[in-house]
Context: one part of a larger RNA
C1' cells in the first nucleotide's frame, strides 16, 4: 500500500447522489408518555430514575400451627475510574407519497410502490354442470350441487363509483334481405337405334353423358333491440357586466355523448427552478395552498383513512474520522532481509 479491527485535540454532516458507513442506543426493574385512532392501537412513544458490598429496622408481602423458609422495601454506611463492571441486546422525533394489512417474488444483480390476499362487482355453469386435461376410453372439477363451481376485473376500511350502447365485443329476436352443401322442375350439347338422301350429307327418339338451372335451403350476416364494475369513449369556434379584468351569460358547428363527485406543477406538469406562503443565513428538492390539467378523474376504480413497512421524498434532536485533515496503534498480506 491492500485487509480487518482500535483509539483521536477543536468541529460535528461541513462529506455525499443520499449520513453510505461508523458512532450513538441497547437486558431487566421503577417513574411517565403526545397527536391521531378502526378504541385494537400509537408505546419499549417521547423522556427520566436505578443496580455491588456491609449494617440496622426485624418495615411489609407469600408459605407455614409454629419454628423457619422465600420475596420486597427504607434508613445508615463502604469500596472502585467504572456495580447489566466482560461478551450479545432499539438510535429517537417531525412531516409527505405509495402498497391496507401478515404473506409471495426474479435459485444465481432487482423484495418492491411488482404478484397475492380477505372484501366487492359483473360473467358462465341445473348437473352425464359449465371450465380443464386427453386421439379416444376416461379423468379433475366433486363422491361438490347456485351460501356451490369456473372464468375476469378491482383489491381491508370509510364516502363513492357520474353522461355516452355511435364504432367493437356479447345477449335478445326472427318478419324481410342475403347465403353452401344438397335437392330439383326445366333448358342446352354431346353420343346414335331410327328416317330421309341430290350419297356429299342431313335430322334424330330412348338411354347413356356434359354444362345450365326456376324453386326449396341452416348458421352466419345484414336488419330491429339490450348491455360499459362489456372493450372503449367523455369537444370546438365567436360574443358578453357601468375602469380593467373575468364570463354567470348568449350565438353557432360538430357529436354517441361531451368530464359529474373529488383531486390536481401530482409516481401525472412540456413551458418550469410555474405563482404565493413556509422551513434555511441561503433550499431546481421538501410541506401547504392557488388551477390555462402540454395529457387528472372514478373498480383499466377516484378521493380519504388508524395500523403497517429491509419501499421512497423531506427535516430536526442525539451521535460520531462522513469530512475540514488527517494522526496514532494492532493483527493479516504484500515488501526488505535470511
Nucleotide at each position: 500500500u491492500c485487509g480487518u479491527c482500535g483509539u483521536g485535540a477543536a468541529g460535528g454532516a461541513a462529506c455525499u447522489a443520499g449520513g453510505c458507513a461508523a458512532a450513538u442506543u441497547g437486558a431487566c426493574c421503577c417513574c411517565g408518555u403526545a397527536c391521531g385512532u378502526u378504541c385494537g392501537c400509537a408505546a419499549u412513544a417521547a423522556g427520566g430514575g436505578g443496580g455491588c458490598c456491609c449494617u440496622c429496622c426485624c418495615u411489609c408481602c407469600u408459605c407455614g400451627c409454629a419454628a423457619g423458609a422465600g420475596g420486597a422495601g427504607a434508613a445508615g454506611g463502604g469500596c472502585g475510574c467504572a456495580g447489566a463492571g466482560a461478551a450479545g441486546a432499539g438510535g429517537c422525533u417531525c412531516u409527505g407519497g405509495g402498497g391496507a394489512c401478515u404473506g409471495u417474488u426474479u435459485a444465481u444483480c432487482a423484495a418492491a410502490a411488482a404478484c397475492a390476499c380477505a372484501g366487492c362487482a359483473c360473467u358462465g355453469u341445473g348437473c352425464u354442470a359449465a371450465c380443464u386435461c386427453g386421439c379416444a376410453a376416461g379423468a379433475g372439477c366433486a363422491c361438490g350441487u347456485a351460501u356451490a363451481c369456473a372464468g375476469u376485473g378491482u383489491g381491508a376500511c370509510g364516502c363513492c363509483u357520474g353522461c355516452c350502447c355511435g364504432g367493437u365485443g356479447c345477449c335478445g329476436g326472427a318478419a324481410c334481405g342475403u347465403c353452401a352443401a344438397g335437392g330439383a322442375a326445366g333448358c342446352a350439347g354431346g353420343u346414335u337405334a331410327g328416317c330421309c338422301u341430290u350419297c356429299g350429307g342431313g335430322c334424330g327418339a330412348a338411354g347413356c353423358u356434359u354444362g345450365c338451372g326456376a324453386c326449396c335451403g341452416a348458421a352466419g350476416c345484414g336488419c330491429c333491440g339490450g348491455u360499459a364494475a362489456a372493450c372503449g369513449g367523455c369537444g370546438g369556434c365567436c360574443g358578453u357586466a357601468a375602469c380593467u379584468c373575468u364570463g354567470a351569460c348568449g350565438g353557432u358547428c360538430c357529436u354517441a355523448a361531451g368530464g359529474u363527485a373529488g383531486c390536481g406543477a401530482a409516481a401525472u406538469u412540456c413551458c418550469u427552478u410555474g405563482u404565493c406562503g413556509g422551513g434555511u443565513a441561503a433550499g431546481u428538492u421538501c410541506c401547504g395552498a392557488c388551477g390555462c390539467g402540454c395529457a387528472u378523474g372514478a373498480a383499466u376504480g377516484g378521493c380519504g383513512u388508524a395500523a403497517u413497512c429491509a419501499c421512497u421524498g423531506g427535516a430536526g434532536c442525539a451521535c460520531u474520522g462522513u469530512c475540514u485533515c488527517c494522526a496514532c496503534g494492532a493483527c493479516c498480506a504484500a515488501c526488505u532481509c535470511g